[in-house]
RNA sequence: AGAGUUUGAUCCUGGCUCAGGACGAACGCUGGCGGCGUGCUUAACACAUGCAAGUCAAGGAGAACAUCCCGCUUGCGGGACAAGUAAACUGGCGAACGGGUGAGUAACACGUAGGCAACCUGCCUUGAAGAUUGGGAUAACCCCGCGAAAGCGGGGCUAAAACCGAAUAAGGCAACAGACUUUUCGGAGACUGUUGUUAAAGCGGGCUUCGGCUCGUGCUUCAAGAUGGGCCUGCGGCCGAUUAGUUUGUUGGUGAGGUAACGGCUCACCAAGGCAGAGAUCGGUAGCUGGUCUGAGAGGAUGAUCAGCCACACUGGGAUUGAGAUACGGCCCAGACUCCUACGGGAGGCAGCAGUGGGGAAUUUUGCGCAAUGGGCGAAAGCCUGACGCAGCAACGCCGCGUGACCGAUGAAGCUCUUAGGAGUGUAAAGGUCUGUCGUGAGGGAAGAUAAAUCCUGAUAUAAAUAAUAUUGGGACCAGACGGUACCUCACAAGAAAGCACCGGCUAACUUCGUGCCAGCAGCCGCGGUAAUACGAGGGGUGCUAGCGUUGUCCGGAAUCACUGGGCGUAAAGGGUGUCUAGGCGUUCAGGCAAGUCGUUUGUUAAAGGCCUUAGCUCAACUGAGGAUAUGCAAACGAAACUUCCUGAAUAGAGUUUGGGAGAGGAAGUGGAAUUCCUGGUGUAGCGGUGACAUGCGUAGAUAUCAGGAGGAACACCAAAGGCGAAGGCAGCUUUCUGGCCCAAAACUGACGCUGAAGCACGAAAGCGUGGGGAGCAAACAGGAUUAGAUACCCUGGUAGUCCACGCUGUAAACGAUGAGCACUUGGUGUCGGGAGAUUCGACCCUCUCGGUGCCGAAGUUAACGCAUUAAGUGCUCCGCCUGGGACUACGACCGCAAGGUUGAAACUCAAAGGAAUUGACGGGGACCCGCACAAGCGGUGGAACAUGUGGUUUAAUUCGAUGCAACGCGAAGAACCUUACCUGGACUUGACAUGGUAGUGACCGCUCCGUGAAAGCGGAGUCUUCUGCGAGCUUGCUCAAGGACGCUAUCACAGGUGGUGCAUGGCUGUCGUCAGCUCGUGUCGUGAGAUGUUGGGUUAAGUCCCGCAACGAGCGCAACCCUUGUCUUUAGUUGCCAUUAUUCAGUUAGGAACUCUAAAGAGACUGCCUCGGUUAACGGGGAGGAAGGUGGGGAUGACGUCAAGUCCUCAUGGCCUUUAUACCCAGGGCCACACACGUGCUACAAUGGGCUGUACAAAGGGUUGCUAUUCCGCGAGGAGGCGCUAAUCCCAAAAAGCAGCUCUCAGUUCGAAUUGAAGUCUGCAACUCGACUUCAUGAAGGUGGAAUCGCUAGUAAUCGUGGAUCAGCAUGCCACGGUGAAUACGUUCCCGGGCCUUGUACACACCGCCCGUCACACCACGAAAGUCGACUGUACCAGAAGUUACUGGGCUAACCACGCUUGGCGUGGGGGCAGGUACCUAAGGUACGGCCGGUAAUUGGGGUGAAGUCGUAACAAGGUAA
Repeated sequence: AGAGUUUGAUCCUGGCUCAGGACGAACGCUGGCGGCGUGCUUAACACAUGCAAGUCAAGGAGAACAUCCCGCUUGCGGGACAAGUAAACUGGCGAACGGGUGAGUAACACGUAGGCAACCUGCCUUGAAGAUUGGGAUAACCCCGCGAAAGCGGGGCUAAAACCGAAUAAGGCAACAGACUUUUCGGAGACUGUUGUUAAAGCGGGCUUCGGCUCGUGCUUCAAGAUGGGCCUGCGGCCGAUUAGUUUGUUGGUGAGGUAACGGCUCACCAAGGCAGAGAUCGGUAGCUGGUCUGAGAGGAUGAUCAGCCACACUGGGAUUGAGAUACGGCCCAGACUCCUACGGGAGGCAGCAGUGGGGAAUUUUGCGCAAUGGGCGAAAGCCUGACGCAGCAACGCCGCGUGACCGAUGAAGCUCUUAGGAGUGUAAAGGUCUGUCGUGAGGGAAGAUAAAUCCUGAUAUAAAUAAUAUUGGGACCAGACGGUACCUCACAAGAAAGCACCGGCUAACUUCGUGCCAGCAGCCGCGGUAAUACGAGGGGUGCUAGCGUUGUCCGGAAUCACUGGGCGUAAAGGGUGUCUAGGCGUUCAGGCAAGUCGUUUGUUAAAGGCCUUAGCUCAACUGAGGAUAUGCAAACGAAACUUCCUGAAUAGAGUUUGGGAGAGGAAGUGGAAUUCCUGGUGUAGCGGUGACAUGCGUAGAUAUCAGGAGGAACACCAAAGGCGAAGGCAGCUUUCUGGCCCAAAACUGACGCUGAAGCACGAAAGCGUGGGGAGCAAACAGGAUUAGAUACCCUGGUAGUCCACGCUGUAAACGAUGAGCACUUGGUGUCGGGAGAUUCGACCCUCUCGGUGCCGAAGUUAACGCAUUAAGUGCUCCGCCUGGGACUACGACCGCAAGGUUGAAACUCAAAGGAAUUGACGGGGACCCGCACAAGCGGUGGAACAUGUGGUUUAAUUCGAUGCAACGCGAAGAACCUUACCUGGACUUGACAUGGUAGUGACCGCUCCGUGAAAGCGGAGUCUUCUGCGAGCUUGCUCAAGGACGCUAUCACAGGUGGUGCAUGGCUGUCGUCAGCUCGUGUCGUGAGAUGUUGGGUUAAGUCCCGCAACGAGCGCAACCCUUGUCUUUAGUUGCCAUUAUUCAGUUAGGAACUCUAAAGAGACUGCCUCGGUUAACGGGGAGGAAGGUGGGGAUGACGUCAAGUCCUCAUGGCCUUUAUACCCAGGGCCACACACGUGCUACAAUGGGCUGUACAAAGGGUUGCUAUUCCGCGAGGAGGCGCUAAUCCCAAAAAGCAGCUCUCAGUUCGAAUUGAAGUCUGCAACUCGACUUCAUGAAGGUGGAAUCGCUAGUAAUCGUGGAUCAGCAUGCCACGGUGAAUACGUUCCCGGGCCUUGUACACACCGCCCGUCACACCACGAAAGUCGACUGUACCAGAAGUUACUGGGCUAACCACGCUUGGCGUGGGGGCAGGUACCUAAGGUACGGCCGGUAAUUGGGGUGAAGUCGUAACAAGGUAA
């Protein structure tokens, strides 16, 4: 730092996805150790059990067990000690801290900066002063009573630092008077004086001459500090306008009350305010912050652990106590829930620590200790402390360590792959030598504890003092949960310790097998339909590592909400237009102020965190210390350029006045032509309409024509790229009505300006309402056509409407798809309006200028197209708007009479949707051109019979392939057996064929014969005794013999396959097409795909050539070179030829070399020559000469490519399948079937003919397993026989049509030959299925062929015969040869195919394309809906607990005051207190009526997605009616 994905490719726009980091995580697989952290994110759900807040020389009262002693009625009594202890009580302090949670809260709750002259503050510190004197009770305790319990009541006794008087008192408080200082002018102050008022508590130690003195601690008042709080204010931080108005104690004032304190905090009265588009109110969500995660930053997300603040403590309400609470482990009331109960009544609150249930994907032990730190109480010892310190559980996270190190190649085995050679795993293992982290065992063993207190002992202070106390020094004593832990040492032994994900691209890493659109994978693109690097497995590899992956969430990448840092002509996006408010922005100069701005300083920005340095744990994580930073806010001082503000001035912006000007600008009047209708005349059979018809009109007189009249609407020519208007829009003519604009020249005002949310106004057509009007046109509708249908296009009619008036609607592709304004930036050329200059002074022309409106183009810009002074260029200001489909939708709101409009989502779904341009392809687009493409002709096919091929059917099998052109007389140049691949049956298994190994064998094989059999085969008999040979032996030519060759047998490797895949392939072939095209190099243009060249003007059969040209060249094609044919020359004459000379039946022979011919080499033709046209060209027309003339005719030759075209059955070949069978052998059958359909042919239908007789002329081939002459036989096919010929020599071989003659005479025939019968011939082992031919007999259909369709442009079509390949035999097929030998082409409108240019495109599998909507089916989410259920909330009313406050009265009452006498701790009264009652307020509750949100619902609506469903064909090409 980017990458993948829209396309055939490209550029752009734009979304989706990935790579990174993070986490209080969870899940899957796996798991050795340690350190440090972290651990209910869900149900603020409910909680069993234990613990989490007590403590105290103030006070009174005060046990028991045990032990000891005494007495004795020996199981009792008394005493001492325990012990002034335990437990309880009164009282003080604490319990408001610490700990938990995040429900509520959008708020001065939080953060930050300030303020309080409007406040409080226990304990602590400092200072000043004081502490005098009295009194009455009460708990505990005892007695009685009630209750199940919780608990309660009555009587009696008692103390205090508990409670209550009196005294004293100020610098306290209050009031009054006066002066000073200060001030924000409101006040404030330890100024002075007078008056009034307000306090207390003791306890302990020492000394004492008992008077007191002194110390400590506690107490009271005042002042101050410190700490902690309360209140107020500026600023800051969420979403929704489909929440726009809200508020009545509300906003302010006066007075009073209340509070620690200001304040509508509360009340009475008065006023009518307050808040709100800079978002009030309402709704939703949420604890806030330091920080945390991410990011380059700016930002975005987040608010666990730690720290600060706030809120809450089962839910709601309330007060009490207190310095402090409206109190988590307090109280009262109401509610829900749980528990106890004797049914009367009671008790409870884990969001403390553990723990339980429940919920959930998910979160720990009912542990140890107060040793440390901290807190409460205490003088202290000490007690309490689930705060805290530790331990336990969990890979939940971070960090560290290990699972060994070194050597070790027959590169072992195994496994995998393989081209079978080998390669990989891999120094990896084994094996050897070491080490000991960790582990196990044993031994040692911390720091954390400097302390405080107590005791001993010095010094100092206080004091009279050696007591005591305080400070300080030394010594002693005491205390460790963790834990016998960390750590150290020794011993043992490589021993117990590696997994997970991935390997198609992105993205590092590849192979084999299995599977076969199945199973499955997938983050995106996408893999899988028989060769899957994408599924599953194996091997191998890559990455990370005690972890690795997956899922979820956040940031990033994403400049994809854009402040930094985007856009709006066509991709999403300019409001339909104007006007104006708020707001935003705003000309020049001078002066001032200093709000913004800038600078300096100060304060703050808690700690922790982050960064730097350093230090401590062996390192690190972790932790300590120091430093830097802390963008912010506030204060003070300063600067004055810019902005704001104030003052003064100016005129360039803007406006006003004067004089001219143009105009379909608006509004009101008015005119002629035309259509239609009506009346009358003339006139007669049609008119009208269409592609063609028909409906319609017309003999009741139309159409046509003449005259007159009526009525409505629109305004020809002028007219234009023209004019006007803000836009919509505006067109006859006229007008004392009216808006805006332009020009000229002066004067005046003096920034008055620009934009503009909301608002207001205007706003085409259609539509709506009311009333008119209605000629033409014309939705709907009717009829006629068209059509498969035709609810359309076409035709005939025709109503709303179109017109007018008034009112509504408020939308359009309302478009320049381009908001408004200002300024700047080369030009050219039209046009409209005005002015000036120049001008024989003349309107024009010309020059200049201002304002509009067009075109072309520079720079620039743009993704490109394009825009370009009328910007889409360069800048500034303001407004509007912007991310596929769903969706110009739903709901809600507002507007509307309605139709509908404005505003405007979500669920769900997709990986695209889109813009511009490129190359193709296509078009029922255009231009040009070519072709037997059409036309003009000739002859066929399609009808008949037969042949042949195919389909279909049949069959045991009818083997297989070829299937539009480009399959179908095709593979097959020849299926009776063979071929043969098919079927039936019979055999065989190393095989019919190849190579190799091992073992045996040398009569096995072979040959002859026999049996069996259809044959193959099986079985048997006989015959037959292979060749070579190192060496050895000896009888020297014999034997033995390792081995080899050649066979055979057995066996193992293997053979074999016309089995599948032509969509795995090679090769070959067809086709477009013998069409003229297809490309490359360099250069140039373009961001690029690409373009240019190759287009253009001519020309050609041709991308053939010429000219032009940012192209210049080149290649494959075209042409030519090759073969053949047509003319001539030369050379050569045998087997060919014969003019001349002889000769023969005969070129037969001699001879000849002229001719023909043969076969070799040459010549010839090149638009070379002439003429005309053409651009002085290419080239074309005509002509001459020539055998041939413009490529002379024919052939071979087939560019880049297309069709997954054809062929695995020619051959070759990958992988798959088969192996006593899908191989191989044999016999028979089949490929030859036959209702039928199609293709290709043959023969015909006859007289241009048939038959018979005679007669003439070819070319090109073939021939020894062959062609076969003459001759003989047969009617014939043929037979017999055999000359010649390995071929210019001999043979096949007769050419046929033709010509001559005769006959037939238009008929199913003397046409035609199918079919059938009989008899034969030939080939062959064999003609039954199933050959060809011959003879005789038979004599079918057929009388020129419907729709449709094929070939051919000259030696061609047509017609006639001949040969050859294959082949034993078998062509009507195929290939080749010659004979005879035409007709027609005006021409390119149309059909088909093709080429080039251009145009449109939503096509690219490329029109056999793409694609739309209804319907049917399935699934999904959503809307509506009679209702129904719930949450929240409003208004009115009822009722009203506890409680505060106030009031109240014939209640009760120790202290204080007064009075009295019965002198009692008595009575009465006052004050105070308690209880009762009443009133205000008020929680829960209830009633009624709403609001809002959500759940659910019969039914219903559209939407989305689905495999090959149905109907049509709407759109994309002129998409067949432009959209």